[in-house]
RNA sequence: AGAGUUUGAUCCUGGCUCAGAACGAACGCUGGCGGCAUGCUUAACACAUGCAAGUCGAACGAAUAAGAGCCCUAGCUUGCUAGGGAUUUCUGUUAGUGGCAUACGGGUGAGUAACGCGUGGGAAUCUGCCUGAUAGUACGGAAUAACAGUUGGAAACGACUGCUAAUACCGUAUACGCCCUGAGGGGGAAAGAUUUAUCGCUAUCAGAUGAGCCCGCGUUAGAUUAGCUAGUUGGUAAGGUAAUGGCUUACCAAGGCAACGAUCUAUAGCUGGUCUGAGAGGAUGACCAGCCACACUGGGACUGAGACACGGCCCAGACUCCUACGGGAGGCAGCAGUGGGGAAUAUUGGACAAUGGGCGAAAGCCUGAUCCAGCAAUGCCGCGUGAAUGAUGAAGGCCUUAGGGUUGUAAAGUUCUUUUAGUAGGGAAGAUAAUGACGGUACCUACAGAAAAAGCUCCGGCUAACUUCGUGCCAGCAGCCGCGGUAAUACGAAGGGAGCUAGCGUUGUUCGGAAUUACUGGGCGUAAAGAGCGCGUAGGCGGUCUGUAAAGUUAGGAGUGAAAGCCCAAGGCUUAACCUUGGAACUGCUCUUAAAACUCACAGACUAGAGAUUGGUAGAGGAUGGUGGAAUUCCUAGUGUAGAGGUGAAAUUCGUAGAUAUUAGGAGGAACACCGGUGGCGAAGGCGGCCAUCUGGGCCAAUACUGACGCUGAGGCGCGAAAGCGUGGGGAGCAAACAGGAUUAGAUACCCUGGUAGUCCACGCCGUAAACGAUGAGUGCUAGAUAUCGGGGCUUUAUGCUUCGGUGUCAAAGCUAACGUAUUAAGCACUCCGCCUGGGGAGUACGGUCGCAAGAUUAAAACUCAAAGGAAUUGACGGGGGCCCGCACAAGCGGUGGAGCAUGUGGUUUAAUUCGAUGCAACGCGAAAAACCUUACCAGGACUUGACAUGGCGGUCGCGGAACCAGAGAUGGUUCUUUCAGUUCGGCUGGACCGCACACAGGUGUUGCAUGGCUGUCGUCAGCUCGUGUCGUGAGAUGUUGGGUUAAGUCCCGCAACGAGCGCAACCCUCAUCCUUAGUUACCAGCACGUUAAGGUGGGCACUCUAAGGAAACUGCCGGUGAUAAGCCGGAGGAAGGUGGGGAUGACGUCAAGUCAUCAUGGCCCUUAUGUCCUGGGCUACACACGUGCUACAAUGGUGGUGACAAUGGGACGCGAAGUCGCGAGAUGGAGCAAAUCCCCAAAAGCCACCUCAGUUCGGAUUGCACCCUGCAACUCGGGUGCAUGAAGUCGGAAUCGCUAGUAAUCGUGGAUCAGCAUGCCACGGUGAAUACGUUCCCGGGCCUUGUACACACUGCCCGUCACGCCAUGGGAGUUGGUUCUACUCGAAGCAGGUGCGCUAACCGUAAGGAGGCAGCCUACCACAGUAGGGUCAGCGACCGGGGUGAAGUCGUAACAAGGUA
Repeated sequence: AGAGUUUGAUCCUGGCUCAGAACGAACGCUGGCGGCAUGCUUAACACAUGCAAGUCGAACGAAUAAGAGCCCUAGCUUGCUAGGGAUUUCUGUUAGUGGCAUACGGGUGAGUAACGCGUGGGAAUCUGCCUGAUAGUACGGAAUAACAGUUGGAAACGACUGCUAAUACCGUAUACGCCCUGAGGGGGAAAGAUUUAUCGCUAUCAGAUGAGCCCGCGUUAGAUUAGCUAGUUGGUAAGGUAAUGGCUUACCAAGGCAACGAUCUAUAGCUGGUCUGAGAGGAUGACCAGCCACACUGGGACUGAGACACGGCCCAGACUCCUACGGGAGGCAGCAGUGGGGAAUAUUGGACAAUGGGCGAAAGCCUGAUCCAGCAAUGCCGCGUGAAUGAUGAAGGCCUUAGGGUUGUAAAGUUCUUUUAGUAGGGAAGAUAAUGACGGUACCUACAGAAAAAGCUCCGGCUAACUUCGUGCCAGCAGCCGCGGUAAUACGAAGGGAGCUAGCGUUGUUCGGAAUUACUGGGCGUAAAGAGCGCGUAGGCGGUCUGUAAAGUUAGGAGUGAAAGCCCAAGGCUUAACCUUGGAACUGCUCUUAAAACUCACAGACUAGAGAUUGGUAGAGGAUGGUGGAAUUCCUAGUGUAGAGGUGAAAUUCGUAGAUAUUAGGAGGAACACCGGUGGCGAAGGCGGCCAUCUGGGCCAAUACUGACGCUGAGGCGCGAAAGCGUGGGGAGCAAACAGGAUUAGAUACCCUGGUAGUCCACGCCGUAAACGAUGAGUGCUAGAUAUCGGGGCUUUAUGCUUCGGUGUCAAAGCUAACGUAUUAAGCACUCCGCCUGGGGAGUACGGUCGCAAGAUUAAAACUCAAAGGAAUUGACGGGGGCCCGCACAAGCGGUGGAGCAUGUGGUUUAAUUCGAUGCAACGCGAAAAACCUUACCAGGACUUGACAUGGCGGUCGCGGAACCAGAGAUGGUUCUUUCAGUUCGGCUGGACCGCACACAGGUGUUGCAUGGCUGUCGUCAGCUCGUGUCGUGAGAUGUUGGGUUAAGUCCCGCAACGAGCGCAACCCUCAUCCUUAGUUACCAGCACGUUAAGGUGGGCACUCUAAGGAAACUGCCGGUGAUAAGCCGGAGGAAGGUGGGGAUGACGUCAAGUCAUCAUGGCCCUUAUGUCCUGGGCUACACACGUGCUACAAUGGUGGUGACAAUGGGACGCGAAGUCGCGAGAUGGAGCAAAUCCCCAAAAGCCACCUCAGUUCGGAUUGCACCCUGCAACUCGGGUGCAUGAAGUCGGAAUCGCUAGUAAUCGUGGAUCAGCAUGCCACGGUGAAUACGUUCCCGGGCCUUGUACACACUGCCCGUCACGCCAUGGGAGUUGGUUCUACUCGAAGCAGGUGCGCUAACCGUAAGGAGGCAGCCUACCACAGUAGGGUCAGCGACCGGGGUGAAGUCGUAACAAGGUA
C1' cells in the first nucleotide's frame, strides 16, 4: 500500500466482499512447563449454610469463677501435697447502662439526558475524630437498666412492683471571647477517670480534611414530537434550612422557555481512559482510579458532626420461612456457595505475617478490606519437546511417460547435551527487637536417562501451497466470484506441500481499508442528485479611505488540567511480559500583560456596486372593450341527378322524402392563413388578425442627485401548461367515454362512420408535467471567427469601422469517464440556497398538513439481490437507409406434387426387423451390389489363453491330403497316406503343431460434448489479418474508409499512413486453331498388286488421328468516353476477344455440424462373455406418411420395316468372333486377343409404311403356365425369356424444383461394384432449343451508414394478469398487556399545625398549683389502592390488500430495430 466482483471487451460511477488490528469472549480439534494479569457482558432473578463491625472494665453498677495471694484443716519428706473458707488484694471474664465506630471499607449500574458527569469559576454555609490558640472544668438534683420478686406468651418478645451507679439525664452559678437586640438589654457550658502524670470534658477563634449550594461551557438519536408552562416567571412579606433560593405559604403582576430545537418519545450511569486510525475521526466506558445513583418494590422520618442509612427503624406491597393459628421472622447488587437463565465466567480455601481501617492509654480484639493459595491456554510474555553426524538416497507410502521421482538427512545407526519435568540435599528476602498465611515456596547443588512433552488450519482466484483415487448438479463446499451434470488442483479420502505453533481454526462485535457522509477529503448536463418560477423574513456573505475600541485573532506570563495509563530515559525481577523512579505530554479552561494587519463593533468621509433624473427606442409582455375577413357546420331558396363518403380493400353512414356538386342569402361559435424568421417579449408557465384605453419590464445616450441603500435566501407569500373539480353561460369544428363498421386466432386497439363530457366565457378550486438547456441565483477574470435582433458613435458613405445589450452556429486553452462544453462554460475563483449517498421494496405504507373530490406534499421499515447504472468500442440483428451481386426474382423450357412400379426414410410390427445420417447442409445417404458370406441383429448349438499377437515351461517332428461314421453344422471319433531345414551332431538353433499356467488377447460395447484425421456448409462469397507509425486514458481506430472501376480488397486517384501476409487473379490439366517432331496396331492423297470388294498387300507419312514439344490473346491496335487515370463502349484483324469454354484449386473462421461403425486414440465398461465359431432366420415385414427416381397417360406417338453416322471405356478365375441349335432368354463352339491389332460392339433418336384419338396396335402393373442363366443353395429372397393376363393412368390441388448454350430437353453407349442382380451412381458421345425488359418484390450474400435494453448475439431480450409454494409487511371488527396524562375517591406510617377536661420524676412554689412534657383526638400534605376519560407503544386477530422470491405452468406480446401504431 491494495485486491476480487457488473461487460464480448473498455473507461467511469457505484455497491457488495476480502487481506490488518483488537476482545472480560464463546464453540470445535489439540494440549508440556513457568511468570504476570483476568474471570456472570444474560435474570437489579430467587436464595439453603457459614463468615463479612465491632470495641472500650483506664466511664458505671453488678455478676462470675480460673489462677496468684490470704486464712483454716489434714498428711507429713518444714515447705510440699490435698481439702475448705472468706471477702478484702491482684490478675482475669462478662450480660447490661454509657462512649466511640457502624454515613468508612466492600458490591452493583436498575434509575438518571440531569448542574448527573467533565472542566473552569463563585458565595450565602456546616464540619465528629486531628492541629494551633485563648478561657474554663464550681455547686446541686431526680431517675433508670442490670438485679430481685410476681406474671403473660408456642415463640418473638414482654407487663407490673421494688432496689441501684455513671463520662447517662436535669437545674443553678460563672462568661474574656460567643449569639440575639428595639443598642436600653437579654441568652447560653462543662465530666470525670486515675494517681501523679496524663487522658478527658466545656466555650470560642483559626487551620486542615470532608461535605452542601450556585454559575459559564461541553455532554446520544428522533420534527412522522412544534408549541410547552399556574408555583408556572418575577416581585413583596413571612416561614423553613447549616446555607442562597418558589424551597414553602399569602398577596400582586403576567410573565418564563422554544426553530441556536422547548415539550415529548426512545436509548444510556459520566469521566480519566480503552480499541482502531497516518491523522482528523469512529466505536467503547470490563479490570484499575475519580464522581454519581441504588440496596426486595414504593413511601417516610428518627438518631447523629455526617444518613433519609446494603448487613438500623416505621408503614404499604409482592414473595419466602416458622407457628400451639393467637402471632411472628426475613432481604448475598459483601466473600464463598446453591438453584435458575444462558453460548458462557472460578473455592462453601489459608492468614491477619505485610498494607490499611474501627475501638482502646495500652496489651490487644475485630477486619471475606487486604495479602496469599486453589480452578480455567481466558489473554500477554518466556522456555521446551533435543543437538551433531548419517546415502544403499533402506523399507513402507504416494505418483509414474515403468526409466524413475518424491516423502528424504527425514528415519535407522554413531557420537553428544540435560533446559523443563522427575528424585534427593541445602534454602532465602519480604521484618525494624519480636511476629511469615504464602512455604520447605523462589532460588542453588547433585543424580539418572533422549529419556515424559505437537498440534491445528489451509492448498481454484483474491492468497503462500498439487497430484491420484472415489463421487457424478448426487453427496456436498462457499467470505466474494463461484465449484459439482464421468477425466473436479474448488466435494470426500490419501500422498505431498504452505502457514501459524501450545496453540490453531470458526462464530460474534468494533475500528480500518471506505475519499462509501468527504473539517482534513466527494459530488449534482447524460451515472443518485438544481426546488417549475419569482418576491421576500430570519440568517449567511459583502466596495474605497480615515480614526477609536479590542469581541474574534496573535504573542508573553500565571493558575489549573488527580493518580494510573500512552510516549521517552534510567532501574528491579536470569530475559520478557510485569513492576519502580524521573521526565515529557495532557493539543483544554480561567486570569493577566501587550499588539492592532485582517474580520467584527462604533464614528466620520467617498463613488467604481446599487438606485435615481432627462431624452430616445424595439417588442405575439399583461388586462379590458370593440371590430374584420377567410374557412368549417347548419338553415332557407334556386340549378341539377344518382350516386356520395370513406379505405390498403371495404362496410357502417348520407341519398329518388332529391344527397354529393354548384349559386345566392342568412345564423352561430371557435381559431386567426400569408407576413413568420435557431426573429421578438416575459421570472417561469407562456404570448400571434386589427383598433382603442389602462399598465409592467428591458435596452441605449447624456447626467444634476442619494451614498453601499448590495447578493443570496431556511420558513413564509404569490404566480404557475394541460387534464380535472364546483356554479352559471355557450357549443361551429374537434373529440376521451360510448355505439356501429372493418381488421384479426382474438382486437375491449391501431383504420373508418357517428358521438357525449370537455375544449370557449365568467367566478372559484387544484398545484402537478421529459414544468428540460434534464445545466439554481449573483459577481469578477480567461483566444477568436461568423450570422442575426435592438440602440448609439465615427468616417473615406462602404458588402465600412467601432461600442453597449440580446439570440444562435463553429472553434483555442482549460475541464470532462467519455459524449461533449467552451465569454449565454460544464473553464479559473468567491458568496448564498436546494439536493444526492447501491438496485428493488417505494415516491409506497403509516402518521401529519392541504384539497369538494381526484389527489398533492412530507416520507420510512421489514424483506430481497450482487449487482443496478453512464459513456464509448467491436460485432450481430432490424417488418432502418444507401450501393452492388447471384437461375434470387422476372422472361422462358422441362419437371416434381395426382397414377403404377423402383429405391431411401419415418412410423408401425417383430425373436430380430443391426447401426449411423435428421432444415437448407438426413432421406437412389455410409451401401462402387444384404439369397449363404457380407452381418455388426435374433433363436438355438458349441469354445474359454481363446478365431488373431508376444513371452514362459513341457512334449511332438512337421504341415498337409484322402475316405468313412455321428451331427443341422461347428465339432467329435476312426482308418489310410506322408514324414521339415540348418548344424559346431549337443533333445543346439530356427520353424511348425499339441498340452499347461499366467501375463494377456478380443469387443462394429459407451462417450464425435475428451480427441486426431477426414468431410459437409456459408462459399469460389471477396473477404481475413499483421509489422511499424499515428490517434484514443482504454476497449479500439487508422491502414481496409472516400471518388471512380472490376467477376474480384481487381485496378486507378485521393488520404496519417507506409508496407506486408493468407485469399482473388495467374502459374497446372483439358477442349477449341496452327506449326514442328514421330509414324504402328491408327490413316490412305498419289503409285502398284488384289478382291469375296476387307488399307487386304507392297509402299507412303501428304491428310485424319495418335502424343510430345512449341506458337497463339496482351485491351496489343483504331475510334469514342472517362480526371489526361484505372477502366468501359464500339470496331478491325483473328480459330478464339476482353477471366475464350470446362476442371483441379476452398482464406481467417462459423455451425460443441458429421463420423469412436473406414482408420487411429484418452477415459469408462465386458472377460466361461458385450469375446470366438456354427446352422437357420432377419436387415426384403406393411393400415400408413414423406423424399428421390423410372415408366406412362400417347400421333413431335406406337408397331413393323429399313439400315447411315459416334465417343468414352472394359477384357485372362476375362472379353469371347465365325459357324450350328433354339420363337427367345440362351446353348454349343472355340478362332483371335494381356489388346490404336482380337472381342465386348448392335449405337439410338433418324428414314419409310401402317395405326387415326379409343382406356386404343396407348400404358404396362399384377397374375398363371413353361423355360433360361449364375451359384453348395434362388422357399423366405436373384436376374432373364416365351405364351397368356392387361390394373391405375386421358398431363396432375395448394405448393415446389432444375436450367442462360453445345446449356435445357431428348437419344442411346460404356464403366465401377459384381458368381448373379442397376430405373441408382460415375462417365461418353448423337440431335439440339427458348428467354433474360429489368432489379420493385421473395431468398441468400458483400460494402458503407444508422438505431439497439441483443453478445448463447432476433430461434435474442423482455412485460403484466392468472394458477401454485414460501417469506416479510400494510389495513382490520376487536382483544390482551405495558407506559403516561387529567379529574375525582380513599388516605397507612410519618413530620408539621391545632387540641389536649386523660397522664405526668427533675424547674418554680411551704401548699394549692404553675411551667414543661406524654398519650389520645382533629386537620393539611402524602405512598399504595380505586373509579372515569384521554394519549402512546407492543402482542394476537377471521378476513382484505399489495410486495418479494421460487430450471422448465397458463394467456397474450407492452418495451428494446421505424419493435412492426416512434

The RNA shown here (small-subunit ribosomal RNA) has 1462 nucleotides and comes from a metagenome. The prediction has a mean pLDDT of 84. It matches the Rfam family "Bacterial small subunit ribosomal RNA". Its family is annotated with structural constituent of ribosome and ribosome in the Gene Ontology.